[in-house]
């Protein structure tokens, strides 16, 4: 990384009284304070009845009297009617939802314990009197509400008397019936109790009664939210007798008597919230919901109270208190929109102070009528849900312009899209016509006739919406399209911009110069008068699993047992019928849903029918199963007998060793400790040894995957008590049984109380060491405590991380205890145990597997993302430590399990390599060359930076090279090409300014021809320019480097869910994944080897330019010459090596020695680098995307600069000397290179060189050896080592040597005396030493690179370490892979929260 799992976040769909943003044509239907039960100006929201009364203030009419002719006055006379008495309504409608967790509510019943105006029915009755008071008038207070009095009056107010069919009371008696008290109904008897009027004379109103309807009253079952970190609550509490109260049972209330009464099936308390039809959503089952409608219930400014009343403790009544507005003459009044508008607040947010009673409905009324913010309509608002529309057809094998992209001379996309052609007219404007809702009822007429202001039919007449809906008619595509979104999820792609910036984001994440994620911009997709977003609920999410979930290791089994309660529980038999099943009845309001009709052109809506309402209740009836009763049975349990088992428990006794101690004694310098010490103990005699005595503690060996025991735990031996399992045979009980919240017991170590023992080890402690520090680990000492007794704690990885019983499902093997079988044993067979391996099956795997983690059952306990946190608080517990219970705010998107590949390891295991030993030579110090850093300049171009930059690009910086600076120029350009014009003015050769590029200026003039023109040059136009500027982190190519290490792979089979794994691993072997044998693997590829090149042997074949032995010549000498092919050599070609022969090991592979051979085990060297790593290196060698600069970041050209210098680093040359140095003298190679070259030989110069000069395009001529060897000299010194520096003279190359060149010569003669830590190299023709040549190149900074030869060692034959590598194993929380990952403090800032001072204020004391 990849992979299965658990497992949480997230999304995609459906919904809303919505809110916000951008955006809007129309129209239907619905719907609008969710927040402050906050406060309200104003206006309307409850009256009406003159057919109940007394009347007469206003209006209108009449009549009468006046009159200035406008009009005024009397008259209640009429119609009507303020105030006022009387009825009836005001308790309905309507508006909230605050309280209520309850008989409030839903549902199903009960009342034999109850009321019901108004209405229906049916019964009776409807006599006859009194006193009063409102008004109204007189009079006083008072700002004002308002009040006090005096006179007078009416009723259907009020009151008395009669009569009583009937009601009520009382106490008897009979029938019927039930549910305990008792209901009904009958017979007589006693007491109490009614009334209004008005009339049109028809009636109506009123009284009493019954019985209906219709509203309510009380009461039960049963359902109805959260917290046990709320466990007890309860004194009118339960209850009983009586009273009283109410319409009515009731502790409702009182007196008295009893002590009840509720509660882990959650009482009381706390917190939340009106309930129900019903909406969302869901496959359901089930979660959320209560806003519109419908029902019930509560409330009316807050908190009480009651009165009228058929009904209220009363929204638009009254009283009491409160707050809070308002009004006052300050003395005292008024008010309650949670009724319809409407204000203010508050908020994210939610509307007109609109019209009408025409219709629905209500309330009074004989009735017309009046009242009605109930209703009905209308106005605002895309809030919703449903209809429509903005056009439609055609548009040519025209794919027009604009844009936008691109591989760009073109292509594709916008796009039939436009243009244009013809159509159409919803909609839109104009004009013009026009409703249905009107039934009833009014007025009027005509009829019936049961003569009832009863019915019936014609005429008219009432509409708020509304001149609206709807029609027709003219105009003309005409008036009308947006929002979001385009990384994945998840439909839909590019460009510019920008560059961890701005910003985006539901999750995951995206933005750090190529952003399909940010912003635009073209295209696309989705949606559609909307369209996104926020919020909220399901749903996906089987992520609270009742359908339908889990606990070995992912979160999850209580530490263990006894055991109430609860749950579950063998076998037959009878009865029952609670649960269970069936049928029937009732109920499940309507509206909603579902199906089938209707009605609005259609939907939405709206209607009508049916179904559904999975519930409840009551009834009939079946009886397996569950339950109850009962009777019986054994197998489940248990009890006796017998045997037997063991570290099972308690208390005693007793032994050894072994440790420390003390005494004595031998005996002398050390002893302990460690990784090395050291602290410590010892000459006042220690360790060590012997012998005696004392002390606590634990019990070697046996001793084991052994036993026991519920766990925790038990181990010398013995006693006593005293539990347990476990087998065998039979008797006996007769289901007696399994689980087990809560309880209660028991519970290791540590620890705590008392009080004893204390010998060992041994927290704290001290000393000593280790360390950058070591409050560690190592050593020396050493208290607690370890032990004993009693008593607390109650917790452990207290684990088999695996509750607890019961059935049931393959084999094998050991073991412990016991029985049977044969006469023992061996075997076997069984019951109980302890273990190990494996089938099915089980599980994510790992594994588990009769001692299940399979298959089933039953009971308990527990889990529900990571952290916060097993924490706070609060409550039990405890002496305390502490311990049980046991959150949440906040914050992440993951935390986890198992198991794969790698990749690390101061993990083990095997192997290899100059890795390290062994060794020889060097860096590291000096002086110099070089190259980097760093400084330093105008530049000191640029790149390489650990191995794998640093004598590295650079195989040549004095100009050039050059990319850098500086100054001066040039601008289609410095180069080439096409094309189209021109022109021989070009070429050339001079003048001038100038450093030069350049720039001005003169002269002078082109070639071919087929004569058209062409070639070539020049000037100008066009189109291609350039750039060592940036990005190597876009690339290509090539290169470095792990590594010349053995590795890396793939087809097909097979094993795994799966990622992967076999192969490629295992045993040998090999430089080797080279080969062998074994193999669920058989082959294969790319590396290894091995083909190639070079060398090392022979051979064969060719001999020129190489060679020259024999032969002939010539020369001072000499392959010089003729000649030769032998030999060296050249160079094609075969040959040769192959573990092929022996021997010895081994199954082979192969190793080992040996022969033979120039060579032996890969003979030695090269060339050849697998898949990949290291975002290695390079954009400046080259190509090459993208971005940049375009009188310059391009081009030319002078000087300058890459060569600077306190200084560091790395590579190398020369040194230090005698295994040298110097002088002279002598000898031997490879392998290259040569014509603007190598250069023989000669002269000249000490020399570098120079002047001739020949030979050679080369085996032919040039170039050309040091070290060696021989001799001499120096004699250990800063020297005759050393050659830096430095002077002075030249010599070359070149245009030119100041910066800045080699190289000669004389001079000068610096440090250096062999090199600290460290560290490079190299195994044989190597190291080392010595010198040659070559590229590059005018020359050289060459000591450097690449090559070639001369001489030429030493040491290893191991693999324990460091360094690198390789296989397999193992851990792993790591995967940017240890340079990993991570832990905690701190700085600043922030968010929460806790204590303190101080201040400021109350309060209290002194």
């Nucleotide at each position: 990384g990849a992979u299965c799992c658990u497992g949480g976040c997230u999304c995609a769909g459906g919904a809303u009284g919505a809110g916000c943003g951008c955006u809007a044509g129309c129209g239907g239907c619905a719907g609008g304070c969710u927040u402050a039960a906050c406060a309200c100006a104003u206006g309307c929201a409850a009256g009406u009845c003159g057919a109940g009364g007394g009347g007469u203030a206003a209006c209108a009419g009449g009549u009468u009297c006046u009159u200035u002719c406008g009009g005024g006055a009397a008259u209640g006379c009429u119609g009507a009617c303020g105030a006022c008495c009387g009825g009836c309504g005001c308790a309905c409608g309507g508006g909230u939802g605050a309280g209520u967790a309850a008989c409030g509510c839903g549902u199903a019943u009960g009342c034999a314990a109850c009321c019901u105006u108004c209405c229906u029915a049916c019964a009776a009755c409807u006599g006859g009197g009194a006193a009063a008071u409102a008004g109204c008038u007189c009079u006083c207070g008072g700002a004002a509400a308002c009040g006090a009095g005096g006179a007078u009056u009416a009723a259907u107010g009020u009151u008395c008397c009669a009569u009583a069919u009937c009601u009520u009371a009382u106490a008897a008696g009979g029938u019927u019936g039930g549910c305990c008290u008792c209901a009904a109904u009958c017979u007589a008897a006693u007491a109490a109790g009614a009334a209004a009027g008005c009339u049109c004379c028809g009636g109506u109103g009123g009284u009493u009664g019954u019985a209906g309807a219709u509203g309510g009253g009380c009461a039960u079952g049963c359902g109805u939210a959260c917290c046990a970190u709320u466990a007890g609550c309860u004194a009118g509490u339960u209850g009983g007798u009586g009273a009283g109260g109410u319409a009515a049972g009731g502790g409702c209330u009182c007196a008295c008597c009893a002590a009840g009464g509720c509660a882990u099936u959650g009482a009381u308390g706390g917190u939340u919230a009106g309930g129900g039809g019903u909406c969302c959503u869901g496959a359901g089952a089930g979660g959320g919901u209560u806003u519109u409608c419908c029902c019930c219930c509560a409330c009316a400014c807050u908190g009480g109270u009651a009165c009228u009343g058929a009904g209220a403790c009363a929204c638009g009544g009254a009283c009491c208190a409160g707050a809070c507005u308002c009004c006052u003459a300050c003395g005292g009044g008024a008010g309650g929109c949670a009724g319809c508008a409407g204000u203010g607040a508050g908020g994210a947010a939610u509307a007109u102070u609109g019209g009408u009673c025409a219709a629905u409905g209500g309330g009074c009324g004989c009735a017309a009528g009046c009242c009605u913010g109930a209703a009905c309509c209308a106005g605002c608002c895309a809030u919703g849900c449903c209809g429509c529309g903005u056009g439609c057809a055609g548009g040519a094998u025209u794919g027009a312009c604009u844009g936008c992209c691109c591989u760009a001379u073109g292509g594709g996309u916008u796009g039939u899209a436009a243009a244009c052609u013809g159509c159409u007219u919803u909609u839109c404007u104009g004009c013009a016509g026009g409703a249905a809702g009107a039934a009833a009822g009014g007025u009027u007429u005509u009829g019936a006739u049961u003569c009832g202001u009863u019915c019936a039919g014609g005429a008219u007449u009432u509409g708020a919406c509304g001149g609206u809906a709807c029609u027709g008619c003219a105009g003309g595509a005409a008036u009308a399209a947006g929002c979001a979104u385009c990384g994945g999820c998840u439909a839909a792609c590019u460009c510019c911009g920008u560059g961890c910036c701005a910003g985006c984001a539901g999750c995951c994440g995206c933005g750090g110069u190529a952003a399909u994620a940010c912003g635009g911009a073209g295209g696309a997709u989705g949606c559609a008068a909307g369209c996104g977003u926020u919020a909220u609920c399901c749903g996906g999410a089987u992520u609270u699993a009742u359908u339908g979930g889990g606990u070995u290791u992912a979160a999850a089994g209580g530490g263990u047992g006894a055991g109430c309660a609860g749950g579950c529980u063998g076998u037959g038999a009878u009865a029952u019928a609670a649960g269970u099943c069936a049928g029937u009845g009732g109920u499940g309001a309507a509206a909603g849903c579902c199906c089938g009709g209707g009605g609005c052109u259609u939907a939405a809506c709206u209607u009508c029918g049916g179904g559904a309402u999975u519930g409840c209740c009551a009834u009939u009836g079946a009886a397996a199963c569950u339950g109850u009763a009962u009777c019986a049975c054994u197998u489940g349990a248990g009890u006796a007998u017998a045997g037997u088992c063991g570290a099972g428990g308690a208390c005693g006794g007793c032994g050894g060793a072994a440790u420390g101690a003390g005494u004595u004694a031998u005996g002398u310098a050390g002893c302990g400790g460690u990784g090395a010490a050291a602290u410590g103990c010892a000459u006042a005699g220690a360790u060590a040894u012997a012998a005696c005595u004392c002390a606590g503690a634990a019990c070697a060996c046996c001793g084991a995957u052994u036993g026991c025991g519920g766990a925790g735990g038990c181990a010398g031996c013995u006693g006593u008590c005293u539990a347990g399992g476990c087998u065998a045979a039979u008797a006996c009980u007769g289901a007696c049984g399994c689980u087990g919240a809560g309880u209660c017991a028991c519970g290791a170590a540590a620890g705590c109380g008392u009080g004893g023992g204390g010998a060992u080890c041994a927290a704290a402690c001290a000393g000593g060491a280790u360390u950058a520090g070591a409050u560690a680990c190592c050593c020396u000492g050493g208290u607690a405590g370890u032990c004993c007794a009693c008593g607390c704690u109650g917790u452990a990885a207290a684990c088999g991380a695996u509750g607890a019983u019961c059935a049931c499902u393959c084999g094998u093997u050991g073991u412990u205890g016991g029985u049977u079988a044969u006469g023992u044993a061996a075997u076997a067979a069984u019951c109980a145990g302890c273990g190990a391996c494996c089938a099915a099956g089980c599980g994510a795997a790992a594994g588990c597997g009769a001692u299940a983690a399979g298959u089933g059952a039953u009971c308990c306990a527990c889990c529900u993302g990571g952290g916060g946190a097993g924490u706070a608080c609060g409550u039990c517990g405890g002496c305390a430590a502490c311990g049980a219970u046991g959150a949440a705010a906040c914050u992440c998107a993951a935390a986890g399990g198992a198991a794969u590949u790698g990749a690390c390891g101061g993990g083990g295991g095997c192997c290899c390599g100059c890795a390290c030993a062994a060794g020889c030579g060097g860096a590291g110090g000096a002086a110099c060359a070089u190259g980097u850093g760093g400084u330093u300049u105008a530049a000191u171009u640029c790149g390489a930076u650990g191995a794998u930059a640093c004598g590295c690009g650079a195989g040549g910086a004095a100009c050039c090279u050059u990319a850098c600076c500086u100054g001066g120029g040039c601008u289609u350009a410095a180069a080439u090409g096409u094309a189209g014009a021109g022109u021989g003015u070009a070429u050339g050769a001079g003048a001038g300014g100038g450093a030069a590029a350049c720039c001005u200026u003169u002269c002078u003039u082109u070639c071919c021809u087929a004569c058209g023109g062409g070639a070539c040059u020049c000037u100008u136009u066009a189109c291609a320019a350039g750039g060592u500027g940036c990005u190597g982190c876009a690339u290509g190519g090539u290169u470095g480097u792990c590594g010349u290490c053995a590795g890396c792979u793939c087809g097909u089979g097979c094993c795994g869910u799966g990622a992967g794994g076999u192969g490629u691993c295992g045993g040998g072997u090999u430089a080797a994944g080279u080969c062998c044998c074994a193999u669920a693997a058989c082959g294969a590829g790319g590396g290894c080897a091995a083909c190639c090149c070079c060398u090392a042997u022979u051979g064969u074949u060719a001999g020129u330019u190489g060679c020259c032995a024999u032969c002939a010549g010539u020369u001072a000498a000499a392959g010089c010459u003729g000649g030769g092919g032998a030999c060296u050599c050249u160079a094609g070609c075969a040959a040769g090596a192959c573990u092929g022969c022996c021997g010895g090991u081994g199954u082979a592979a192969a190793c080992c020695g040996g022969a033979g051979g120039a060579a032996g085990g890969u003979g030695g060297g090269g060339a050849u680098g697998a898949c990949g790593u290291c975002a290695a290196a390079u954009c400046a060698g080259c190509a090459c995307g993208g971005c940049c600069c375009u009188u310059a970041c391009g081009c030319c050209c002078a000087g300058g600069g890459c060569u600077a210098c306190a200084c560091a680093c790395g590579u190398g040359u020369u040194a230090c000397a005698a295994u040298g140095g110097c002088c002279a003298g002598u000898a031997c190679a490879g392998a290259g290179a040569g014509c603007a070259g190598c250069u023989a030989c000669c002269u000249g110069g000490c020399a570098a060189c120079a002047g001739g000069g020949u030979g050679c395009u080369a085996a032919u001529c040039u170039c050309g050896a040091a070290a060696g060897c021989u001799g001499g000299u120096c004699u250990u010194a800063g020297u005759u080592c050393g050659g830096a520096u430095c002077g002075a003279a030249g010599u070359c190359u070149g245009c030119a040597a100041u910066u800045c060149g080699a190289c000669u010569u004389c001079g000068u003669g610096a440090a250096g005396g062999u090199g600290g830590a460290u560290u490079c190299g190299c195994u044989a023709g190597u190291a080392a030493u010595c010198g040659c040549g070559c590229a590059u190149c005018a020359g050289c900074c060459a000591u450097g690179g690449c090559g070639c030869g001369g001489u030429g060692a030493a040491u290893a034959a191991g693999u324990u370490c460091c360094c690198g590598g390789g296989c397999a194993u193992u851990g792993u929380a790591c995967a940017c892979a240890c340079c990993g990952c991570c832990c905690g403090u701190c700085a600043a800032g922030c968010c929460a929260u806790g204590g303190a001072a101080g201040c400021a204020c109350g309060g209290g004391g002194g």
Description
The RNA shown here (small-subunit ribosomal RNA) has 1406 nucleotides and comes from an uncultured organism. Its mean pLDDT, the model's own confidence on a scale to 100, is 83. It matches the Rfam family "Bacterial small subunit ribosomal RNA". Its family is annotated with ribosome and structural constituent of ribosome in the Gene Ontology.